[in-house]
Context: one part of a larger RNA
RNA sequence: GGACGAACGCUGGCGGCGUGCCUAAUACAUGCAAGUCGAGCGAUCGGCCGGUUGGGGGUAACCCCGGCCGGUACGGAGCGGCGAACGGGUGAGUAACACGUGGGUAACGUACCCCUGACACCGGGAUAACAACGGGAAACCGUUGCUAAUACCGGAUGAUGCGUGCGGACCGCAUGGCCUGCACGCCAAAGCUCCGGCGGUCAGGGAUCGGCCCGCGGCCUAUCAGCUUGUUGGUGGGGUAACGGCCUACCAAGGCUAUGACGGGUAGCUGGCGUGAGAGCGUGGCCAGCCACACUGGGACUGAGACACGGCCCAGACUCCUACGGGAGGCAGCAGUAGGGAAUCUUGCGCAAUGGGCGAAAGCCUGACGCAGCGACGCCGCGUGUGGGAUGAAGGCCUUCGGGUUGUAAACCACUUUCAGCAGGGACGAAGCCUUCGGGUGACGGUACCUGCAGAAGAAGCCCCGGCCAACUACGUGCCAGCAGCCGCGGUAAUACGUAGGGGGCGAGCGUUGUCC
Numbered sequence: 001g002g003a004c005g006a007a008c009g010c011u012g013g014c015g016g017c018g019u020g021c022c023u024a025a026u027a028c029a030u031g032c033a034a035g036u037c038g039a040g041c042g043a044u045c046g047g048c049c050g051g052u053u054g055g056g057g058g059u060a061a062c063c064c065c066g067g068c069c070g071g072u073a074c075g076g077a078g079c080g081g082c083g084a085a086c087g088g089g090u091g092a093g094u095a096a097c098a099c100g101u102g103g104g105u106a107a108c109g110u111a112c113c114c115c116u117g118a119c120a121c122c123g124g125g126a127u128a129a130c131a132a133c134g135g136g137a138a139a140c141c142g143u144u145g146c147u148a149a150u151a152c153c154g155g156a157u158g159a160u161g162c163g164u165g166c167g168g169a170c171c172g173c174a175u176g177g178c179c180u181g182c183a184c185g186c187c188a189a190a191g192c193u194c195c196g197g198c199g200g201u202c203a204g205g206g207a208u209c210g211g212c213c214c215g216c217g218g219c220c221u222a223u224c225a226g227c228u229u230g231u232u233g234g235u236g237g238g239g240u241a242a243c244g245g246c247c248u249a250c251c252a253a254g255g256c257u258a259u260g261a262c263g264g265g266u267a268g269c270u271g272g273c274g275u276g277a278g279a280g281c282g283u284g285g286c287c288a289g290c291c292a293c294a295c296u297g298g299g300a301c302u303g304a305g306a307c308a309c310g311g312c313c314c315a316g317a318c319u320c321c322u323a324c325g326g327g328a329g330g331c332a333g334c335a336g337u338a339g340g341g342a343a344u345c346u347u348g349c350g351c352a353a354u355g356g357g358c359g360a361a362a363g364c365c366u367g368a369c370g371c372a373g374c375g376a377c378g379c380c381g382c383g384u385g386u387g388g389g390a391u392g393a394a395g396g397c398c399u400u401c402g403g404g405u406u407g408u409a410a411a412c413c414a415c416u417u418u419c420a421g422c423a424g425g426g427a428c429g430a431a432g433c434c435u436u437c438g439g440g441u442g443a444c445g446g447u448a449c450c451u452g453c454a455g456a457a458g459a460a461g462c463c464c465c466g467g468c469c470a471a472c473u474a475c476g477u478g479c480c481a482g483c484a485g486c487c488g489c490g491g492u493a494a495u496a497c498g499u500a501g502g503g504g505g506c507g508a509g510c511g512u513u514g515u516c517c
Base pairs, nucleotide, nucleotide: 001517002516003515004514006513007512008511009510010509013382014381015380016379017378018377019375020374021340026338027337028336030335031334032333035082036081037080040079041078045075046074047072048071049070050069051068052067053066054065055064056063057062089293090292091291099217100216101215102214103213104212105211108210109209113206114205115204116203117202118201119200121155122154123153124152130145131144132143133142134141135140161186162185163184164183165182166181167180168179170177171176191198192197219265220264221263226256227255228254231253232252233251234250235249236248237247238246268290269289270288271287272283273282274281275280295316296315297314298313299312318329319328320327321326346372348371349370350369354368355366356365357364358363385415386414387413388412395406396405397404398403419458421453422452423451424450425449429444432441433440434439461506462505463504464503465502466487467486468485472501473500474499475498476497482489483488
């Protein structure tokens, strides 16, 4: 000098764009953050519509109450499907194939999507909802009875699929791969419809996303020198989508290490970011990729995918409810609270846009996101006026008492009106989406922007002035009070302390502290 997720002191006009718990991965009140589909299904709990009937009111149209029958998928609940494994948060753990980079998979998976081929036949039994009864303070649960399906089950068909056996052609870096022939065995399906479609099953291919393996690369410590028994390898078996000591039994005795094993400390990694001429050094906040975690520890279930933040089970700590028998909970989602701290925001608006889930669609959901709010926290832009104005006013300060300086500074004259203020108009973002084809649809926002009005009117501070280092005098103080980054100032004339005048620097900021280069 530069930089910062900064803090502190003094000061503070406006706007744009960013950015904001670095500490206690401490504990959390409250609300919201993942639903959706009636074009898969049943019911009638409620609603609505129609028919019929009884009662009441009214002159009547009609209104009110109730019963029965039928319809409707509008609301709540249920079965079923898809989603909930994404999106969002955090950095605790991790020195590791976690990450980066380059490869391998002849050792693998992939819902939804795309392409191709083939197919969807015949049956069956349940169960929730619901009802009745019962238990419980509650959470919730039991028994009996009824019912549906794109829920479940059996059979059929079925090969290019899978398994086993036999045979052939070709290929590879090994295990082996691929194509093909025969035989035997095994496995599918679901319907709905507004008639336009939407779906179902099997097989092959693609796309996407992932699993696993390997080479190389990136911290400190030797005041850690030896480490290891599933340890290193093999065989059989198990397990997985898949290779593998991944697991298990047996056998062998191996494996790693000064090119630093093992141990200890520290740490998420990267693209990047800061600095620097570069080499390098430091760093990993925001944004993006990957990883890990979700009160702590363990476990599996479901599923294409999880060992699953807002799922389940067990144990533990903590908090809450309780009728004391037993239950409920997990903000490292968005806001917000307490605490900790030098320190870090609103319990806001909207799904209009972008994106996501579900749906044929309308649409619903979306604290992702888009916006607004707060903070000079940062960067950038703008303003606080412009020109004229000397006999150089007054006041202040200094003075050798002549004067000098503040100083064109002010007053005064002329002018301008950005920004803020008030008033009028008023968007783009929607070439989209919806639609009954008429039209409807913007949170931001009456915002940006445009026009008009008034008036210099509302808007300047902070640090420094001994040398380094740009800027000097007076008074006060008297080794006191104090200053200080280093050297050093202060003990009676202090340009170094305090105040004033003057000056220098930067400017809505200026200084200080901390950290990095």

The part of an RNA shown here (small-subunit ribosomal RNA, 5' domain) has 517 nucleotides and comes from an Actinomycetota bacterium. Its mean pLDDT, the model's own confidence on a scale to 100, is 87. It was read from a public genome assembly.